[in-house]
About this RNA: Predicted 3D model of a 135-nucleotide RNA (c-di-AMP riboswitch aptamer (ydaO/yuaA leader)) from a Dehalococcoidia bacterium. It was read from a public genome assembly, where an Rfam model found it. The organism belongs to Dehalococcoidia, within Bacteria.
RNA sequence: CAACUGAAUAGGCCGAAUCUCCCAUAGGGGAGAACGGGGGACCCACUUUUCGGGGUGUAGUCCUUCUCGGAGGACGGGGCAGCUCUUUCAGCCCUAACCCGUCAGCUAACCUCGUAGGCCACUGAAAGAGGAUGG
Numbered sequence: 001c002a003a004c005u006g007a008a009u010a011g012g013c014c015g016a017a018u019c020u021c022c023c024a025u026a027g028g029g030g031a032g033a034a035c036g037g038g039g040g041a042c043c044c045a046c047u048u049u050u051c052g053g054g055g056u057g058u059a060g061u062c063c064u065u066c067u068c069g070g071a072g073g074a075c076g077g078g079g080c081a082g083c084u085c086u087u088u089c090a091g092c093c094c095u096a097a098c099c100c101g102u103c104a105g106c107u108a109a110c111c112u113c114g115u116a117g118g119c120c121a122c123u124g125a126a127a128g129a130g131g132a133u134g135g
Stems, first nucleotide, its partner, number of pairs: 011120004018033006034115006044105001052103001053100004060075006076095005083130008
């Protein structure tokens, strides 16, 4: 000097997944706010149901190859802290998983559900708006 590994922040990231209060006091059970999802009229839309259909989610379509499990690519989609938001450019990464159960278009009132889980010594620049702190 470089690489690798570990630790460390009331520091951050993806995501709706946070905060407050009450009861109980091994474990736990509730309520409210906030954020997010589903169902659900008129009108409008669709007429199309085994080739089932539908929902959450960025995770969809097409092409090539294959040992048929997978692999690669294109377009599209999503994410990437140093106050926050928006836009642009470049770079890097992801493009899953699960659920309903024959059934659901939109949808006011109304009804109903969730508030998890996973990860990080690292992405840089420009423009605009706002905010904070100091003088």
Model confidence (mean pLDDT): 82 of 100.